[in-house]
RNA sequence: AUUGAACGCUGGCGGCAUGCUUAACACAUGCAAGUCGAACGAUGCAGCUUUAGCUUGCUAAAGUGAAUUAGUGGCGGACGGGUGAGUAACGCGUGGGAAUCUACCCAGUAGUGGGGGACAAGCCAGGGAAACUUGGUCUAAUACCGCAUACCUUCUUCGGAAGAAAGAUGGCCUCUAUUUAUAAGCUAUUGCUACUGGAUGAGCCCGCGUUAGAUUAGCUAGUUGGUGGGGUAAAAGCCUACCAAGGCAACGAUCUAUAGCUGGUCUGAGAGGAUGAUCAGCCACAUCGGGACUGAGACACGGCCCGGACUCCUACGGGAGGCAGCAGUGGGGAAUAUUGGACAAUGGGCGCAAGCCUGAUCCAGCAAUGCCGCGUGUGUGAAGAAGGCCUGAGGGUUGUAAAGCACUUUCAAUCGUGAGGAAGGGGUUAAGAUUAAUACUCUUGACUCUUGACGUUAACUUUAGAAGAAGCACCGGCUAACUCUGUGCCAGCAGCCGCGGUAAUACAGAGGGUGCGAGCGUUAAUCGGAAUUACUGGGCGUAAAGCGCGCGUAGGCGGCUAGAUAAGUCGGAUGUGAAAUCCCUGGGCUCAACCUAGGAACUGCAUUCGAAACUGUCUAGCUAGAGUUUUGGAGAGGUAAGUGGAAUUUCCGGUGUAGCGGUGAAAUGCAUAGAGAUCGGAAGGAACACCAGUGGCGAAGGCGACUUACUGGCCAAAAACUGACGCUGAGGUGCGAAAGCGUGGGUAGCGAACAGGAUUAGAUACCCUGGUAGUCCACGCCCUAAACGAUGUCAACUAGGUGUAUGGGGGUUUAACCCUUGUGUAUCGAAGCUAACGCGAUAAGUUGACCGCCUGGGGAGUACGGUCGCAAGACUAAAACUCAAAUGAAUUGACGGGGGCCCGCACAAGCGGUGGAGCAUGUGGUUUAAUUCGAUGCAACGCGAAGAACCUUACCAGGUCUUGACAUGUACGGAACUUUCCAGAGAUGGAUUGGUGCCUUCGGGAACCGUAACACAGGUGCUGCAUGGCUGUCGUCAGCUCGUGUCGUGAGAUGUUGGGUUAAGUCCCGCAACGAGCGCAACCCCUGUCCUUAGUUGCCAUCAUUUAGUUGGGCACUCUAAGGAGACUGCCGGUGACAAACCGGAGGAAGGUGGGGACGACGUCAAGUCAUCAUGGCCCUUAUGACCUGGGCUACACACGUGCUACAAUGGCCAGUACAGAGGGUUGCGAACUCGCGAGAGUAAGCUAAUCCCAGAAAGCUGGUCGUAGUCCGGAUUGGAGUCUGCAACUCGACUCCAUGAAGUCGGAAUCGCUAGUAAUCGUGAAUCAGAAUGUCACGGUGAAUACGUUCCCGGGCCUUGUACACACCGCCCGUCACACCAUGGGAGUGGGUUGCACCAGAAGUAGCUAGACUAACCUUCGGGAGGUCGGUUACCACGGUGUGAUUCAUGACUGGGGUG
Repeated sequence: AUUGAACGCUGGCGGCAUGCUUAACACAUGCAAGUCGAACGAUGCAGCUUUAGCUUGCUAAAGUGAAUUAGUGGCGGACGGGUGAGUAACGCGUGGGAAUCUACCCAGUAGUGGGGGACAAGCCAGGGAAACUUGGUCUAAUACCGCAUACCUUCUUCGGAAGAAAGAUGGCCUCUAUUUAUAAGCUAUUGCUACUGGAUGAGCCCGCGUUAGAUUAGCUAGUUGGUGGGGUAAAAGCCUACCAAGGCAACGAUCUAUAGCUGGUCUGAGAGGAUGAUCAGCCACAUCGGGACUGAGACACGGCCCGGACUCCUACGGGAGGCAGCAGUGGGGAAUAUUGGACAAUGGGCGCAAGCCUGAUCCAGCAAUGCCGCGUGUGUGAAGAAGGCCUGAGGGUUGUAAAGCACUUUCAAUCGUGAGGAAGGGGUUAAGAUUAAUACUCUUGACUCUUGACGUUAACUUUAGAAGAAGCACCGGCUAACUCUGUGCCAGCAGCCGCGGUAAUACAGAGGGUGCGAGCGUUAAUCGGAAUUACUGGGCGUAAAGCGCGCGUAGGCGGCUAGAUAAGUCGGAUGUGAAAUCCCUGGGCUCAACCUAGGAACUGCAUUCGAAACUGUCUAGCUAGAGUUUUGGAGAGGUAAGUGGAAUUUCCGGUGUAGCGGUGAAAUGCAUAGAGAUCGGAAGGAACACCAGUGGCGAAGGCGACUUACUGGCCAAAAACUGACGCUGAGGUGCGAAAGCGUGGGUAGCGAACAGGAUUAGAUACCCUGGUAGUCCACGCCCUAAACGAUGUCAACUAGGUGUAUGGGGGUUUAACCCUUGUGUAUCGAAGCUAACGCGAUAAGUUGACCGCCUGGGGAGUACGGUCGCAAGACUAAAACUCAAAUGAAUUGACGGGGGCCCGCACAAGCGGUGGAGCAUGUGGUUUAAUUCGAUGCAACGCGAAGAACCUUACCAGGUCUUGACAUGUACGGAACUUUCCAGAGAUGGAUUGGUGCCUUCGGGAACCGUAACACAGGUGCUGCAUGGCUGUCGUCAGCUCGUGUCGUGAGAUGUUGGGUUAAGUCCCGCAACGAGCGCAACCCCUGUCCUUAGUUGCCAUCAUUUAGUUGGGCACUCUAAGGAGACUGCCGGUGACAAACCGGAGGAAGGUGGGGACGACGUCAAGUCAUCAUGGCCCUUAUGACCUGGGCUACACACGUGCUACAAUGGCCAGUACAGAGGGUUGCGAACUCGCGAGAGUAAGCUAAUCCCAGAAAGCUGGUCGUAGUCCGGAUUGGAGUCUGCAACUCGACUCCAUGAAGUCGGAAUCGCUAGUAAUCGUGAAUCAGAAUGUCACGGUGAAUACGUUCCCGGGCCUUGUACACACCGCCCGUCACACCAUGGGAGUGGGUUGCACCAGAAGUAGCUAGACUAACCUUCGGGAGGUCGGUUACCACGGUGUGAUUCAUGACUGGGGUG
């Protein structure tokens, strides 16, 4: 884009079309083919005529007569109408052909004479339920049959023979006869017969075209041809007898499946593809099968006979029927209409005609089924109304939309008017024709009467009034159109991708929008896009795709020069190519759709006339392709025979002794019966080291010691010869590694299977020890490989460089030389090609010829069938089903039990710990009314918590409150506040005392308290996966990026890689890159040295004083705290590339970042936190909020983390004694003094601090004691007595004293920290805090050991490589097994369909025969005959049956694999 459509929602009008695509299933009812009285008998209303009877108006008879049921006869029922079952065919289409028929029609010629016998109807008599039928008898014809005649036709032996007919109707007396009038007759029309020609229709034959399957390859006996005969309208094996053995087929016979064909229709730029409704042409069919009859025509839709199935009637004896005609019914189906009107028109049949018939046809009805047209109003209208929806709360949008105002009236409705479709026909009459004629009849006019189903027609007019008339789909992208609410991987959507797991533009609803519009969507189907079967117009190195390789048949293609021809080719003409359709130009319906006229076109076929370039064919030549001959050349080319040495193994012998062998390490194995080792000898088999080479040869597979014989191919150089002999190659045929098979040999080594030993969770493996087939030979099979260059063969053309193998030529300087020309082989590369990788004269470049192959992945190179094979199996080769991918090349990452370089307390080297004990603390788990919550590998676990007895507190139990414990606003009242008592666990409730404050413009106001109602408060409720902020981590690792340029189709690359160097992407050099940014470093703080300034509360060298820097004095020193200096690879030497830099040194307090801190790139982990805070959304609102008391967070079988104290003598205890730093202090630190064993108490000085206090530093040093013990170690636990804080130490604080004195004697596997003022060890202080540190943070004292080094473990950085990973190796992913579902193969079989062959059977019918029966026309010698009918029989044959095959479908216990989950 389209449709004969269907379904869903909706639906105003008209025009024009269309309407069982399914069950060629079954059909009730009605209609669809009749007509002719001018062929015939019969019957015959009214009326009329005649006759008779006679009661002059009745009856009877005869005739005429409109007409007529049935019958005889003629014509028509072969057309029209329906359907598409069958048919792959001369069925159809197209173009030809000759051996034919043709009723009615037209033209022509000739005729139409004379006879005969019947049968229906009718009547009579029967049978039967009916359908129907029997017998007798009468009768007509345009029915039937002879005779005559024959222009002519047929047959012919060319003499001849045979063969027809029918009348009817109207009119007239001119001629003849008689009586008017009629007959003979005449005349007109129409029939009839014979023949010829035409027209129309039909039959037959041929060329070409006409679906798929080769998993259908052979088919055929009347088959192919001939002759004789028969037969037909006609050619012909159409039929028959005989003869011959043909005919068809790879250019697809036969078989199977499917199908009516065409003009056309739909689509497409076209070529094509799909299709064959309506309309038109042809064919076929008429319940299924067979058959003939009649006829001009049928083997006949509304005819006949027979058989089958089905339905109906029946009196059970028999009968009837055929909607695929029009309506209609049932059924089937997603689905397709009225049991309508009329013959008015067009046409058909019959008829002289009027006319009759006509479900053909014309109309109407139903259906938005399609196409086309029209309408559902138009203008104005901002307060931008109300309502809805959204909202940043301001507004926005719906929206000029509505309302309102002004106007119009198409269509529908209503009142009327009213074309066209009508041509004809009848009557009267005029003229003409015919005729003897003024009859009749015919033709042409005039007048007149008359014919419409549609139809309430079309159209026009009147009236009224915006009045009666809008929906459907969509809004994530493709694809035009966005928000809210609900839902919460549910419900649902979905054409593909995909949406939905609490903020869904994707579901559902709403508002808004977009598209189309009386329709809109969905589904189905076809073409297009799809160059996705590629003729136009594709491909095959790696994406699917080159046969493993030759030879060669058919076929396809083919060098140069002439001539001929004209098949192909090109041009002209003629015929045809039906009409309709499409296209163009006109015309008609108001337009359009639609209808109509003309033109063009129908790309085709046939005939004919030309042309001769090219192709073909024929003829004659040529030598450039191809081949032959000669002379040389290289070579693992092939086959056969023979020969050789090295090595392995075995055997024999010698020497000789204890192991050998094997592995990562071992063991099995061999060996004291003498192995292994070594020497000598022998045997046997297999393979041929070095040479050896991207070297050679061969078509490929492949070929490697040497010699000989036979043999194939290739190359070079010159000449000579043949003269296109060529290329490719479907089928075919040969060769074809390894493994495997058969027969017979052979067997040293190796070695599937197998055995043993190891390894391992297992190890039917990898490793080891053995070892059979096999490997080898001969002969025969197999025929496959990643048979690969993943690249078919042949030919031509298109830059080069380098190497190599082997020939020829030339040059010179004669060499390991140079140049050149062939044939091979390899590498780099230009143009070009390619998706890229890459290829690149050995093409994957540019062309030509031929063959093979491909068409998404899986199923599957599988099943079935076939061929081959001994088998294994090979070749050929599907489908169902399933997925939305599978694949190629390249890119960036990530990863690797890949590689290279480098770093880090990463390992190593050391020191000290943890893991064992007791306790502290945190976590898990368990428990509980609650044990609140969070943190969970590193990067949770002395974490949030810098401190849970109440409070904290978020948890639990109980008791209470509801505008609330807290905020703002309103109203009213009261100062605020305070004393006391009672109840209660308290919150709270009740009572009670004191108190009237501050400012004021005198109205009131501010703060505070209480009461009331409402807005609201409140939430440590949920979501850290909605968030902000903050933080952890990789990691203080050296990285992460950008602009411009360049390269690439692109993703991307380059820069950032490389060579050095660094702690560092730090720096230098190089470079299609040049620059830049965030990181590194530096700038900041502390500390280490010096200087300047300043000198109290600090300091004290000198002077004085003193218990004491206490005081005077001083500010030199220390110190304090402000500012400076200093360090930069600056200097020297060496290394390095003349660089960066590194190494060493000097000087210096400090040396290469001096030490420490703060500082954390792009990002990762949906890392952590909604319980610090903030915050979206959701949730609670007499409760999930608030208050109170008590309890809990402190539980305890257990497990883990982090610590403390120890296990002791480098120690414990006792005594004496020395030296810090940094902090804190008024709700505080608290001296001295007194008391207490002590914790502490009492009292109290000083200090808002360089001044006073906390405050004794401890380890250390000196001396003493203990003597290796569960101890004078260790201190848990428990009893008793106390102190302090605090409303309050029971659950549940810390400390003190007395007593008690547990485990523990240095800690398994494993694991942690640390590289110097560090580890280790020792004490001190602070924050939090009423009290409560073994934690945390900070401070100083004492103060080590070790680092060879980077193989390994862990983590990280850079480069490179592989990748089927990208959620990125915690990835991806294979197969079995288990379960569910699906389709499919096999399967004992079973049941259908179709069909071959053989046989039986044989209705009806036709043909042949006929001895039976009957018999009008003709003949007869009257006996009969000819002929016919019936019957019988033979042949053919439908249905049916039997047997046996083939094929196909369905089904089947069980079974095989496959797919999906």

Small-subunit ribosomal RNA from an uncultured Gammaproteobacteria bacterium, 1461 nucleotides, folded computationally. Its Rfam family is "Bacterial small subunit ribosomal RNA". Rfam links the family to the GO terms structural constituent of ribosome and ribosome. The RNAcentral record of the sequence draws on ENA and SILVA.